Predicted 3D model of a 459-nucleotide part of an RNA (small-subunit ribosomal RNA, 3' major domain) from an uncultured bacterium.
Rfam family: Bacterial small subunit ribosomal RNA. Rfam links the family to the GO terms structural constituent of ribosome and ribosome.
The coordinates come from a structure-prediction model, not an experiment, and the mean pLDDT is 82.
The RNAcentral record of the full RNA draws on ENA and SILVA.
Context: one part of a larger RNA
RNA sequence: AGACGGGGACCCGCACAAGCGGAGGAGCAUGUGGUUUAAUUCGACGAUAAGCGAAAAACCUUACCUGGGCUCGAAAUGUAGCUGCAAGCCGAUGGAAACAUUGGCCGCCUUCGAGGGUGCUAUAUAGGUGCUGCAUGGUUGCCGUCAGCUCGUGUCGUGAGAUGUACCGUUAAGUCGGAUAACGAGCGCAACCCCUGUCCCAUGUUGAAUAUUCAUGGGAGACCGCCUCGGAUAACGGGGAGGAAGGUGGGGACGACGUCAAAUCGGCAUGGCUCUUACGUCCAGGGCUACACACGUGCUACAAUGGUAGGGAACAAUGGGCUGCCAAACCGCAAGGUGGAGCUAAUCCCAACAAAACCUACCUCAGUUCGGAUUGGGGGCUGCAAUUCGCCCCCCUGAAGUUGGAUUCGCUAGUAACGGCCGAUCAGCAAUGCGGCCGUGAAUACGUUCUCGGGUCUU
Numbered sequence: 001a002g003a004c005g006g007g008g009a010c011c012c013g014c015a016c017a018a019g020c021g022g023a024g025g026a027g028c029a030u031g032u033g034g035u036u037u038a039a040u041u042c043g044a045c046g047a048u049a050a051g052c053g054a055a056a057a058a059c060c061u062u063a064c065c066u067g068g069g070c071u072c073g074a075a076a077u078g079u080a081g082c083u084g085c086a087a088g089c090c091g092a093u094g095g096a097a098a099c100a101u102u103g104g105c106c107g108c109c110u111u112c113g114a115g116g117g118u119g120c121u122a123u124a125u126a127g128g129u130g131c132u133g134c135a136u137g138g139u140u141g142c143c144g145u146c147a148g149c150u151c152g153u154g155u156c157g158u159g160a161g162a163u164g165u166a167c168c169g170u171u172a173a174g175u176c177g178g179a180u181a182a183c184g185a186g187c188g189c190a191a192c193c194c195c196u197g198u199c200c201c202a203u204g205u206u207g208a209a210u211a212u213u214c215a216u217g218g219g220a221g222a223c224c225g226c227c228u229c230g231g232a233u234a235a236c237g238g239g240g241a242g243g244a245a246g247g248u249g250g251g252g253a254c255g256a257c258g259u260c261a262a263a264u265c266g267g268c269a270u271g272g273c274u275c276u277u278a279c280g281u282c283c284a285g286g287g288c289u290a291c292a293c294a295c296g297u298g299c300u301a302c303a304a305u306g307g308u309a310g311g312g313a314a315c316a317a318u319g320g321g322c323u324g325c326c327a328a329a330c331c332g333c334a335a336g337g338u339g340g341a342g343c344u345a346a347u348c349c350c351a352a353c354a355a356a357a358c359c360u361a362c363c364u365c366a367g368u369u370c371g372g373a374u375u376g377g378g379g380g381c382u383g384c385a386a387u388u389c390g391c392c393c394c395c396c397u398g399a400a401g402u403u404g405g406a407u408u409c410g411c412u413a414g415u416a417a418c419g420g421c422c423g424a425u426c427a428g429c430a431a432u433g434c435g436g437c438c439g440u441g442a443a444u445a446c447g448u449u450c451u452c453g454g455g456u457c458u459u
Stems, first nucleotide, its partner, number of pairs: 005459001007458007015448002019411005026300008034291002042053002064286007077124006085117001088105007108116002127275002130273003136269002138264003141260001143258001148187006154163003167178003193252004198220007223246001226240005302404001306363004311359002319350003324343002329338003370401001376395006417440007
C1' cells in the first nucleotide's frame, strides 16, 4: 500500500421483506453426467458449464467407428523435363460407391516465339477439426453500467508512500456545492447517437384519408425554466401550476484501470511440437438419436375465473417472398392434391387481418366431455433415399397425474402473468428452443434487523 474479519459507521441493488407466478412430485421435449458401445466425435463444469458452441446430425454436415480405395495427393503456388494434346461429351467391364481397366465422339487458341492452356514425371512443398488457450492475436463471460481507476507539477515523509480522491451537505453518479497544501488534467459518469411518447412544416406514388389516418424528411418541445417551502444566501430536496411528457419521461447501443494463468489453437489468425503410402484425402454403411440411473432448462397438465362445441359475432403489430410467396375455383373428413390469377411487393401472396376476450348451449366435481403419454391401423408431404432416424393428418387406444418434501427461481408497470402472430437456420424437420411483435393486463414495497453482492471512511 492492499486484501480479509461470525470489527465499527454510512449508503445502494428484486439482496431481503411485502406481493404475483413458477421450479423441486407426473408425462414428454431438450442439454449434461454416468453407463453401454466398433464408435456413441470434440469443447464448455459453482456463481460466470448443462434448449451452451449447434440460427436445423436421415445422406451431406461430420471432426467418430467399420470396411474399400489414392499417394504431388480433394484444392493452391513455383521450378525443371516430357507431351502436337485441348478441354469436354457419350459409353463398356468389375464394384456398395470411391476407384481401377477400357472404347468412341470431338480433335484448342496463337502475334508462329514451342508462347498460353492441358496431362505426366521429378522436386520445393501441400494437407492435418493432431497437441499446447499455461507460448499468443482477436473475440467473449463475470465482478458491473458498480463509481470508480490514474497522471503532471507542488507539498509532506529518511523511505515504501501520502496528499490531490479525506471532511460537511447532495446526487443514479469521484454528480454538484462548500471547505481544504494543494492546483490542474486524463480514462470512466452524464451528454452527443438510435427507437418510442406530443405538436408543427414539407412531400404524397402503392395509402379510403392532401381538412393529415399513415409513410418519409426536417423542426419545436423539458431546462428545476415559473411559483412556493426547506436548506449555508449554495449545491440540491419536498410540493404546486402549466404541459403530450417533470425532475435521467421510457427503452436501446455504449462496459474505465483491472480480476478470475476465466473461455476459445474446433470460427479465424498464429509461435513451438508432432504425422507425412498417413494423425492427409476419397467413398459406402453405421454412429453422434444407445439407456438401470442422476442433474439442469423447458412444454403439457392435474381442471368449473375450466373443458367441449352445434355455434354466433369482434379487435393487432412486427416480419418474409423469384427456380420464391402462392389467390379464386374444384377434389379430399383432414394432412394434402389439382389449378393457375397476381406479385421483384405500402400494390399481390403468406394471412383467417390472430388467439385469448365477448354472447349462447352442454358438461356438474368424477381419474370425468379433465389430461393427453403410449400402442395398433390407414393415409399425406419433402427428399436419390424416412429401417436404424423426419414431420403432418384421420380412426382406435387411452397411461402417469387430484397442485408437488427439504429447498429454490423470476419479476417494481404497460412490468409480471396469460393469449396468439412473425422470422432466422431450412429440401424436409424432431422448435415445446432462440430472436422479435402485438392483444388482455395485475398485486405489492412498512422498512433495512437479517441473507447475498457491491461502494465510501475507519480499525